A computed fold for a 264-nucleotide RNA from a Chloroflexota bacterium, annotated as Bacterial large signal recognition particle RNA. Rfam family: Bacterial large signal recognition particle RNA. Clan: SRP clan. The sequence was found by an Rfam model in a public genome assembly.
RNA sequence: CCGUGCUAGGCGGGGAACUAGCGGUGCCCUGUACCUGCAAUCCGCUCCAGCAGGGCUGAAUUCCCUCCCGAGGUCUCCGUUCUCGAAAGCCGCUGUCACGAGCGACGUUGAGGGCCGGGUCCCGCGCAGCGGCGACUCGUGAACCGUGUCAGGUCCGGAAGGAAGCAGCACUAAGCGAUCUUCGCCGAGUGCCGCGGUACGGCCUGGUCCGAGCCGCUUGUGAUGGAGGGCGCGGGGGCGUUCUGAUCGACGGAGGGUGCACGG
Numbered sequence: 001c002c003g004u005g006c007u008a009g010g011c012g013g014g015g016a017a018c019u020a021g022c023g024g025u026g027c028c029c030u031g032u033a034c035c036u037g038c039a040a041u042c043c044g045c046u047c048c049a050g051c052a053g054g055g056c057u058g059a060a061u062u063c064c065c066u067c068c069c070g071a072g073g074u075c076u077c078c079g080u081u082c083u084c085g086a087a088a089g090c091c092g093c094u095g096u097c098a099c100g101a102g103c104g105a106c107g108u109u110g111a112g113g114g115c116c117g118g119g120u121c122c123c124g125c126g127c128a129g130c131g132g133c134g135a136c137u138c139g140u141g142a143a144c145c146g147u148g149u150c151a152g153g154u155c156c157g158g159a160a161g162g163a164a165g166c167a168g169c170a171c172u173a174a175g176c177g178a179u180c181u182u183c184g185c186c187g188a189g190u191g192c193c194g195c196g197g198u199a200c201g202g203c204c205u206g207g208u209c210c211g212a213g214c215c216g217c218u219u220g221u222g223a224u225g226g227a228g229g230g231c232g233c234g235g236g237g238g239c240g241u242u243c244u245g246a247u248c249g250a251c252g253g254a255g256g257g258u259g260c261a262c263g264g
Base pairs, nucleotide, nucleotide: 001264002263003262004261005260006259009057010056011055012030013029014028015027020046021045022044023043024042034054035053036052037051038050063257064256065255066254067253068252072248073247074246075245078240079239080238081237082236083235084234085233089231090230091229093226094225095224096223097222098221099220100219101218102217103216104215106213112210113209114208115207116206117205118204119203120202122197123196124195125194126193127191128190130187131186132185133184134183135182137178138177139176140175146171147170148169149168154163155162156161
């Protein structure tokens, strides 16, 4: 150096997530890469980290290491957007008060204020009125089972006489109706009513005293509150081709490394 047979290894890799950690199923990237079974309410393992079974290849285009390139992912910065919070800052909005300015209305036929009086609110009691019920009054009201009187008839008796009693008549109970006069009880969207309490403020109004302002709108300044609209602040979420930094990194490229046995 050649041939034969083997072995380690290989027959995809990576990112995020999950996990104590690793690998796999599932998602994404790369791009073509043995088969079967298992697995997100997860599955299998333990740092040489899927498990079980089968197959192919095999020391190099294929295995291992280093470097470069770099699809893509993740975090961060930044930008943008949504939401929640806070109310100390800036801007804007808004309420009240004070002072000032402008315009307008009212005002010596009295602005505004002080004092005196009345009314307006609520509660209790009384009175009156209204309504209801009951009593009172009147009427009606019982075939028998209510009262009185009881024709006729019936019964007892020798008679005198007596008894029960229907209809009728009169009256009455319960009940029914009327009347609203009187009395009692009850009720309430009753009241030019009375008494007491509450309210002693506001508003309306009368009298009296002082005698010139007062009210509305707009606006400026200041003070003091309010809401939370914008900026800013704090928490959380979404998006980003591009932007800051970090990290992992497929595919691809370059360089290097790696056996055993037998025979020639």